A computed fold for a 1507-nucleotide RNA from an uncultured bacterium, annotated as small-subunit ribosomal RNA.
RNAcentral holds the sequence, with entries from ENA and SILVA.
The coordinates come from a structure-prediction model, not an experiment, and the mean pLDDT is 86.
């Protein structure tokens, strides 16, 4: 720190995923220990049972229990006093703390700093003070009521319960005179006095009361932080402020009356949704997200909702009333109840624990203490829930054991692992020992305070019998045995570390993304290995990171997604030109104080063996506030400047706007004359006009619009846009020169003008053009395009709408930072009469270009450069600029502006192909120009289809189809029907048994394989072991034209014998690549010359090779035969000869070599000489790099699969030859350039002993007989035909044509029906040159004639070779077809047989509207009003004070009424949000569905943007 994923590749932009870390988790597999933490995230749902707050008798009065003395006695007892105990109650502290919860709450709740107008029980500390007296009610008795709960009447009584009197402040009011104004004892001892014997009295100790401080809480009050929505933009009448008065512990509209009209809000009020907030915690290099569980600190609740009482404190979790809801009990009248305390139950969830022990510590509450409560707390239980630690063993051991997987059959691998030897014992078990956590409490003793005191008294210190431990016999030590009890889980195709082999066969299934699976899956399942981690490991989920993907650090906006169509402008904000000051001190900067809470983190230390955990220091805590200082910048104040901005003068330029008014040339129409059949339109037509007189043509008149030439990438405007000519008015920008204002400036959120075309309203208008429409054409259709016509609209005025690809796809201002070359406006210098040309300043507008920027196209003083200021916008594609809501609009619409739901991409540049109904250029029997056929017939072949038991397979555009087949009657032969064999028809290896095997002569059955059984005849080699060869059985294994050419070698077609493919090294370019190979000639050629950032290779091209043309040399035998000879009726027959032809060897010969012209002097081309041949002379062989999964598993070969008494092998017979039909290659023809009779000529290639066959004979004849010759230049095939010469047919289905069919034979063969050829007789079919179409051919070619070969037994109209005769045209590249090279598009890359668009039809999905229907918040108006608190009122009623002798009054007070506020709750009316709804819209996705083909190429009518 990064990596996958868009493409044929590349760079970019840009989303999607993945590696990390964490968790209160949970699921799944699987589990040994221990220590530390930690464990209802869901229903603030509902609770059954115990438990969580008591506690003092040293406050009080009974009451019980006990013990001791006492009296009295009826001997039951019954009393009295004392002393220890328990204790309802009455009173006093405490329940306001400690515990649980996150419903509520966007607020001073919290967090940080502050401020005070305040209280504070207990606690400390001063100061004072406790003195005098009263009348009650509980318990209690008695009586009544009720099921209960509980209650109600008389009656008794005490106190630290209540209540006057006194007394008092430094309290408290206060009009300044005053006035108001407390208390309470209880226990321990006590010498003197005193005494009603109870004490008083002193005195200690604790209470009590009043005041002041202080500490502790606490309460209020401000400044700044503190989540999302503007599709919430206005909100507020106790609202804001004042007076008065009232309240509170206090300030404050906190409440009332009046008074005034204010206060909040774009720096986001007010409403909506959402959340407890911080220390942290967790992520990150940070800076920021993200979250707020344990633990701390704060608020808030405590079944809902409302209220107060008591209290220092509560509006009070285990308190009170009221009201609702729910749940128990009831004798139906009435009552209880409130686990968000810890246990636990149900419920709900994917999911979270015991109805434990203990107060031993720690702290809490009461108490003088003992002590007594404490489900705070301490500790156990359960959960791999996290964290950390420890352990399942270590060491040798190779026959590299078996077994298993693999496997080239050799071997690898598991694996030193493991058996086996040796050693050790954490942990677990087990046996014995055993801490610390306890500090205090406290009896006795001593010492000190105190005290009149040697009492008393923990008041303090020392001493210390005695006593405290849930945990827990726990940590830890120790003993004893024994490797003994302890290892999974994921993943192994790339990211990402790790692979083979079986099964599956687009199925089962996998997946985080990209993607696997369609018969050889490293991807699915299984195994084996293998990798990682490990008492766990995996998957989900969510959370930060990667993600610079919202970018403050640290992004973008010309074409990727992104500049609002343009101005204006707002003391709206945000930015600001020089310069000065004893200014100022908000920013900014430094110091100081004072806080940032403890715990966390981080560091150094320390304690559990370690570690986690823990404890102790530090450091931090980036922040807040207050001071005291600095003054450079920025801001503020004062003052000057003038460069920026503005004014003023004086010039020219201009389609700038806006009114009026005028011109001519077209078009059109109307009138008139001329004048006659036509005109218009079109690819081509026709609809339309026209003989009622058009069109043309003349004159003449009306009408509307729009302004040719000038005209320019030239002016003018902000932008939109602006063009005939003249006038009014009128905006702005320029160039010159001077004065003058004196920062007056730039941006601009909102907001206000303007805004093409189209479209709306109203009134005009209307020539031409022309949506809509009609009519005629095209076309499969043609609701288009073309044509003919034509209505809105275009045009005027007013008044709307506000959209455009409104583009320069580039806001707006300002500084800067090379050059050259044009235009346009205004100037200026030189020169000159004077223009022009030159030089130059400024403003515009335009083309290249440096640096720099850019993915890259580019862009480059008119920036997309460098920088500054301000605005706008972007955050994947789609849904979608699309729903709702909102504004604004007559609408049409515009504007603002999502979500659900889907994909993994969508995209920008640029490369390289490929394509194109784009463009250049060139070739090619490609077209044209010619010869001649196919395609009509009839035959033969093949093929398709169809048949069949089988009609064996295979090859399907060219580039299958007279192809594999160079020859199916048997075989071939693969199909079919039957019959047989099973180690087999043929090889090979062991093993065991034989000796012959082979052969030949017979036989049974059969259609043959095959079978049945006889007779003959018995092997060779030897070192004598055996070995050969062979039979038979049995095991390895043979076999397979079964499949799979899309698992492959080979080997072929096919573009093409086209002129092309490539590499080194160099350059360029981020790249992918380009250069080279392109360009100017040139050629048959990427042939060759020039030029060039290229120089040079390679592979193809051409040559080297074979044939054929001439010529020489050499050699002549089977070949030849000129001379010379012999011979024959005739022949090279024979002697000879080596000249000729020929034969086969070596050789020459031809190179644009030479001569003119062309041409860049070049390569080359065009002519021409000589030459047998001229411009690769003809022909052949020779097939770059790759295409097409091109064709073959039936030629061989060969992975894998399948058959194994069959898909092997053998046989006989069938089939492949089948026939309504359809194509292909061909064959004879259709006649006279011919047919047919006769006669006469001339070849070349080649073949032959299992053959070729002569001469002679037979047969018409195929062909028999026959036997010379020849193993071939000697002999045979062997006759060449077409040609020629005569003859004869006479245009006609013929003296053409011959298919068919009878019948008669030949020949080959075992065989000739199924199914050969052949010949003879006889029979004479279609057919009289062949539609649309289409093929071959460019010279010894086509045509047109014969001849011979391979296969073969036989079979040839095929195919492959020969040679006779031997033609016509090519003007040319527009057109078709194929093909090179260059360019241009491009949305194609499976490459145009290519991509893609949209309606419909059917599945599914999310969403929108909708008669309504329901449900929640919530707002206004109004009804009601419990309780309760405040006011009134109070004729009933009442003990404490006062007055009174008393009755009675008083003063207070309590019941009850009555107002005020107010919860529940009702009623009308609105508003928001949900959820649901017949139908219905339109949106997504979905293998192969219909229809068409809109976009991509000039996509075939250039796209496209708004209307």
């Nucleotide at each position: 720190a990064g990596a996958g994923u868009u493409u044929g590749a590349u760079c970019c932009u840009g989303g999607c995923u993945c590696a990390g870390a964490a968790c209160g988790a949970a699921c799944g597999c699987u589990g040994g220990c221990g220590g530390c933490g930690u464990g209802c995230c869901u229903a603030a749902c509902a609770c059954a049972u115990g438990c969580a707050a008591g506690u003092c008798g040293a406050a009080c009065g009974g009451a019980c229990u006990u013990u001791a003395a006492g009296a009295c006695u009826u001997c039951g007892g019954u009393u009295u006093u004392a002393a220890a105990g328990u204790u309802a109650g009455u009173g006093g502290c405490g329940c306001a703390c400690g515990g649980g919860u996150g419903a509520g709450u966007a607020a001073c709740g919290c967090g940080u700093g502050g401020a005070u107008a305040u209280c504070u029980g207990c606690c400390u500390a001063u100061c004072a003070g406790u003195g005098g007296g009263g009348g009650a009610c509980a318990a209690c008795u008695a009586c009544a009521g009720g099921a209960a709960a509980c209650u109600g009447u008389a009656g008794c009584u005490a106190a630290u319960a209540c209540c006057g009197c006194a007394u008092a402040a430094g309290c408290u009011g206060u009009a300044c005179g005053c006035a108001g104004g407390a208390a309470a004892g209880c226990a321990g001892g006590g010498g003197a006095c005193c005494u009603u014997c109870g004490g008083g009295c002193c005195u200690u100790g604790u209470g009590c009361u009043g005041a002041u401080a202080g500490a502790u809480g606490a309460g209020u009050c401000c400044g700044c932080g503190u989540c999302u929505g503007a599709u919430u933009a206005g909100c507020u009448a106790g609202u804001u402020g004042g007076u008065g008065g009232g309240g509170u512990a206090a300030a404050g509209g906190c409440c009332u009356a009046c008074c005034a009209a204010g206060g909040c809000g774009a720096u986001g009020a007010u409403c909506a949704g959402u959340a407890a907030c911080u220390g942290g915690u967790u992520u990150g290099a940070g800076a920021g997200g993200a979250u707020g569980a344990u633990c701390a600190g704060u608020c808030a609740c405590a079944c809902u909702g409302g209220a107060a009482c008591u209290g220092a404190g509560a509006c009070a979790c285990g308190g009170u009333c009221c009201a609702g809801a729910c749940u128990c009990c009831u004798a139906c009248g009435g009552g209880a109840g409130g686990c968000a305390g810890c246990a636990g139950u149900g419920g709900g969830g994917a999911a979270u624990a015991u109805u434990g022990c203990a107060c031993a510590a720690u702290g809490g509450g009461g108490g003088a203490a003992a002590c007594c409560c404490u489900g705070a707390u301490g500790c156990a239980g359960c959960g791999a829930c996290g964290c950390c630690g420890c352990g399942u063993g270590c060491g040798g051991g190779a026959a590299g054991a078996a077994g298993g997987c693999c496997u080239u059959a050799g071997g690898g691998u598991u694996g030193u692992a493991a058996a086996c030897c040796g050693c050790u014992u954490u942990c677990a078990a087990u046996u014995g020992g055993g801490a610390a956590g306890a500090a205090g409490a406290g009896a006795u003793g001593a010492g000190g305070a105190u005290u009149a005191a040697u009492a008393c008294u923990c008041c303090c210190u020392c001493u210390g019998a005695u006593u405290u431990g849930a945990c827990g016999g726990u940590a830890c030590c120790u003993u004893u045995a024994g490797a003994a009890g302890a290892a999974g889980c994921a993943c192994c195709g790339g990211c990402u570390a790790a692979u083979u082999u079986c099964g599956u066969g687009c199925c089962a299934g996998c997946a985080g993304c990209c993607g696997c699976g369609g018969u050889a899956a490293u991807a699915c399942g299984a195994a084996a290995g293998g990798u990682g981690c490990a008492a766990g490991c995996g998957u989900u989920g969510u959370u930060c990171g990667g993600a610079u993907u919202u970018a403050c650090u640290g992004g973008g906006c010309g074409u990727a997604a992104a500049g609002a169509g343009a101005u204006c402008g707002u003391a709206a904000g945000g930015u600001g030109g020089u310069u000065u000051g004893u200014u100022u001190a908000a920013g900014u900067c430094g110091g100081a104080u004072g806080u940032g809470a403890a715990a966390u983190c981080c560091c150094g230390g320390g304690g559990c063996u370690c570690a986690a955990c823990c404890c102790c220091g530090g450091a931090a805590c980036u922040g807040c506030a207050u001071u005291c200082g600095a003054u450079a910048c920025u801001g503020g104040c004062a003052g000057a400047c003038u460069a920026g901005a503005g004014u003023u003068u004086g010039g020219g330029a201009g389609g700038g706007g806006u009114a009026a008014g005028c011109g001519g040339a077209a078009u059109u129409c109307c009138g008139u004359g001329u004048g006659u059949a036509g005109c218009a339109g079109u690819g081509a037509a026709a609809u339309g006009c026209g003989u009622a007189g058009a069109u043309a043509u003349a004159c003449g008149g009306a009408g509307g619009a729009a302004c040719a030439c000038c005209u320019g990438a030239g002016g003018c405007g902000a932008a939109g846009g602006c063009g005939g000519c003249u006038u009014a008015c009128u905006g702005g920008a320029c160039c010159a020169a001077u004065a003058c204002u004196g920062a007056c400036a730039c941006u601009g959120a909102g907001g206000a003008u303007c805004g093409a075309a189209a479209g709306c309203g109203u009134g005009g208008g209307u020539a031409g053009c022309a949506a809509a429409c009609a009519g005629g054409a095209u076309u499969a259709g043609a609701u288009a395009c073309c044509c003919u016509g034509g209505u809105a609209g275009u045009c005027c005025a007013c008044g709307c709408c506000c959209u455009a690809a409104a583009c320069g796809a580039u806001g707006u201002c300002a500084a800067c930072u090379a050059g050259c070359c044009g235009u346009a406006g205004c100037g200026g210098g030189u020169a000159u009469c004077g223009a022009c040309c030159c030089c130059u300043g400024c403003u515009g507008u335009g083309g290249c270009g440096a640096a720099g920027c850019u993915a890259a196209c580019g862009c480059g003083a008119u920036a997309a450069g460098u920088u500054g200021a301000c605005c706008g916008c972007c955050u994947g594609g789609g849904g979608a600029g699309u729903a709702c809501g909102g504004u604004c609009g007559c609408a049409a619409g515009a504007u603002u502006a999502a979500a659900a739901c889907u994909c993994a991409a969508a995209g920008g540049a640029a490369u390289u192909g490929a394509c194109g109904g784009g463009g250049g250029c060139c070739c090619g029997c490609a077209c044209a120009a010619g010869c001649g056929g196919u395609g009509g017939a009839g035959c033969a072949u093949g093929u398709g289809g169809u048949u069949u038991a089988a009609u064996u397979c295979g090859a399907c555009g060219c580039a299958a189809c007279g192809c594999g087949a160079a020859g199916a009657a048997c075989c071939u032969u693969a199909c079919c029907u039957g019959g047989g064999c099973u180690u087999g028809a043929a090889g090979u290896g062991u093993g065991c048994a034989g000796g012959a095997c082979a052969g030949g002569u017979c036989u049974u059955g059969g259609a043959a394989a095959c079978u049945u059984g006889a007779c003959c005849c018995u092997c060779c080699c030897u070192u004598c072991g055996g070995g050969g060869c062979u039979u038979g059985c049995a095991u390895a294994g043979a076999g397979g034209u079964g499949c799979u050419g899309c698992a492959u070698g080979g080997c072929u077609g096919u573009c093409g014998u086209c002129a092309g493919c490539u590499c080194g090294u160099g350059u360029c370019g981020u790249g992918a690549g380009a250069u080279g190979u392109u360009g100017g000639g040139u050629u048959a050629a990427g042939u060759c010359c020039c030029g060039c950032a290229a120089c040079g290779a390679g592979c193809g091209c051409a040559a080297c090779c074979c044939u054929u043309g001439u010529c020489u040399c050499u050699a002549g035998u089977u070949g030849c035969c000129a001379g010379c000879g012999c011979g024959u009726a005739a022949u090279g027959g024979c002697g000879g000869g080596a000249a000729c032809u020929u034969u086969a060897g070596a050789g020459a010969g031809a190179c644009u070599g030479c001569c003119g012209g062309u041409g860049a002097c070049a390569a080359a081309c065009c002519g021409g000489a000589g030459g047998a041949a001229g411009g690769u002379g003809g022909g052949g062989a020779u097939g770059a790099c790759g295409u097409c999964a091109a064709g073959u598993c039936c030629u061989c070969a060969u992975g894998g699969c399948c058959c194994u008494u069959a898909c092997g092998u053998c046989c006989a017979g069938g089939g492949c030859u089948a026939c309504a039909c359809a194509c292909g290659u061909g064959c004879u023809a259709c006649a006279a350039u011919g047919g047919c009779c006769g006669g006469u000529a001339c070849a070349a290639u080649g073949g032959g002993u299992c053959g070729c066959c002569a001469a002679c004979c037979c047969g018409c004849g195929a062909g028999g007989g026959g036997g010379a010759g020849c193993u071939a230049a000697u002999c045979c095939c062997a006759a060449a035909a077409a040609a020629c010469c005569g003859g004869u047919c006479g245009u006609a289905g013929u003296u053409c044509g011959g298919a068919u069919u009878g019948g008669a034979g030949u020949c080959u063969g075992c065989a000739a029906u199924u199914c050969g050829a052949c010949u003879c007789c006889a029979u004479g079919a279609a057919g009289c040159c062949g539609g649309a179409a289409u093929c071959g051919c460019u010279a010894g070619u086509a045509a047109u004639c014969g001849c011979g070969g391979a296969u073969c037994a036989g079979c040839a109209c095929g195919c492959c070779g020969c040679g006779g005769u031997g033609a016509a045209u090519a003007c040319g590249u527009u057109c078709u077809c194929g093909g090179g090279c260059c360019u241009u598009g491009u949305a194609c890359a499976c490459a145009c047989c290519g991509c893609c668009c949209g309606u419909c039809a059917c599945a599914c999905c999310a969403c929108g509207a909708a008669a309504g229907u329901u449900g929640u918040u919530u707002g206004u108006a109004c009804c009601a009003g419990a309780a309760g608190u405040c006011g009134g009122u109070g004729a009933g009623c009442c003990a404490a004070c006062c007055c009174g002798c008393a009755a009675g009054g008083g003063a207070g007070g309590c019941a009850g009424c009555c107002g005020c506020c107010c919860a529940c709750g009702g009623u009308a009316u609105g508003a928001g949000c949900g959820a649901u709804g017949a139908u219905u819209g339109g949106g997504g996705u979905g293998a192969a569905g219909u229809c068409g083909u809109a976009a991509c190429a000039a996509g075939g009518u250039a796209c496209c943007c708004g209307u």